[in-house]
RNA sequence: GCAGAGAGACAGACGGUCGCGGCGCGCCCGCGCGCGUCGAGGAAAGUCCGGGCUUCGUGGAAGAAGGAUGACGGAUAACAUCCGCCGGCCGCAUCGCGGUCAGGGAAAGCGCAACAGAAAACAUACCGCCGGGCAUUUUUGUCCGGUAAGGGUGAAAUGGUGAGGUAAGAGCUCACCGGCGGGCGGGUAACCGUCCGGCCUGGCAAGCCCCAUCCGAAGCAAGGCCAAGCAGAGAAUCGCCCGCAAGGGCAGGUCUCUUCCAGCCUCUUGAUUCUCGGGUCGGCCGCUCGAUCGGGCGGGUAACCGUCCGACCAGAUAAAUGACCGUCACGGCACCCCGCGUGUCGACAGAACCCGGCUUACGUCUCUUUGAUACA
Numbered sequence: 001g002c003a004g005a006g007a008g009a010c011a012g013a014c015g016g017u018c019g020c021g022g023c024g025c026g027c028c029c030g031c032g033c034g035c036g037u038c039g040a041g042g043a044a045a046g047u048c049c050g051g052g053c054u055u056c057g058u059g060g061a062a063g064a065a066g067g068a069u070g071a072c073g074g075a076u077a078a079c080a081u082c083c084g085c086c087g088g089c090c091g092c093a094u095c096g097c098g099g100u101c102a103g104g105g106a107a108a109g110c111g112c113a114a115c116a117g118a119a120a121a122c123a124u125a126c127c128g129c130c131g132g133g134c135a136u137u138u139u140u141g142u143c144c145g146g147u148a149a150g151g152g153u154g155a156a157a158u159g160g161u162g163a164g165g166u167a168a169g170a171g172c173u174c175a176c177c178g179g180c181g182g183g184c185g186g187g188u189a190a191c192c193g194u195c196c197g198g199c200c201u202g203g204c205a206a207g208c209c210c211c212a213u214c215c216g217a218a219g220c221a222a223g224g225c226c227a228a229g230c231a232g233a234g235a236a237u238c239g240c241c242c243g244c245a246a247g248g249g250c251a252g253g254u255c256u257c258u259u260c261c262a263g264c265c266u267c268u269u270g271a272u273u274c275u276c277g278g279g280u281c282g283g284c285c286g287c288u289c290g291a292u293c294g295g296g297c298g299g300g301u302a303a304c305c306g307u308c309c310g311a312c313c314a315g316a317u318a319a320a321u322g323a324c325c326g327u328c329a330c331g332g333c334a335c336c337c338c339g340c341g342u343g344u345c346g347a348c349a350g351a352a353c354c355c356g357g358c359u360u361a362c363g364u365c366u367c368u369u370u371g372a373u374a375c376a
Stems, first nucleotide, its partner, number of pairs: 002371009012328007020039008041348001045359002048357005053219004058262007066215005072084004086103001087101006104210002109208002111204002121158001126151002128147008159177006178199001180197007223285004232276007239250004251266004292311008330346006
């Protein structure tokens, strides 16, 4: 220098002319005018998580159904986010580093694995190896018993490697691993270390399922206020007893379902529910002071927390935040008179109630790191 990966910062500044929106002040009968000040992102995108806020649901308890989450500890309003730490798998220049994980359970049960293969789960003998009998000129064939080390099929064949042992083999025995059970020690814990004992114990749970924990619904087109306007019609249900009445008892209704407790409603003077049709597409609020931002100090490994000081930084409504000119700054490319030179180019992309994340798109610079190559 080339190519790749990760992290961070920026995403222009000043002046002039014209044109917009909010707020404040002044003038103006009013319409409007003048001055000041502020005015689109790191992702505003996706709508994938989590909340704030608003309305509705009568509340409590137990169980069932449904949904969500899944190593441990912490941060946070909360989260599938973030920090630390543990484990599995993969990679490397290898005992450390990097990446990744939807990371509880497969001896509770059910289910799936085409084809191939002897056999796909408490499954197995196709080829083969060993021993014995019979037949055969040799080659070889056949029957019985033993076997799962070798070979084949497959994505996967059931503990692995090595040694001994055996008729041939096999955890049959042993050593080192693996997994299971137990003891002891360390750690808040996940887990780690060590010792003892055993050896049929495959894969998938992002298949159903089991275990543990948690969980109302809908959403700013939420929801309020003002103004204006029309046109209403039809149907169903509204229990019983006592009591003059007030009221009481029974029964029914009210949560996704069941049970228990409590509250509320069930009196035709009116209440509840359903169907059909008409009117209102107007204005104001919600609407920006926030789990906000900047700095100092303290605590913590860190994420972050506490405290003090300071700041106010869009609120549009068919949708404002812009257009042009000049100068400068940064970077790339080209050129040469090699100089603060000349020319040219500079990404993805536009708020709509707000906030914390994740994912995706993308230019320039800086830092870290990887690969091969070249030079010293």

Overview: Bacterial RNase P class A from a Thermoguttaceae bacterium, 376 nucleotides, folded computationally. RNAcentral holds the sequence, with entries from ENA. Its Rfam family is "Bacterial RNase P class A". About the family: Ribonuclease P (RNase P) is a ubiquitous endoribonuclease, found in archaea, bacteria and eukarya as well as chloroplasts and mitochondria. A source record names the gene rnpB.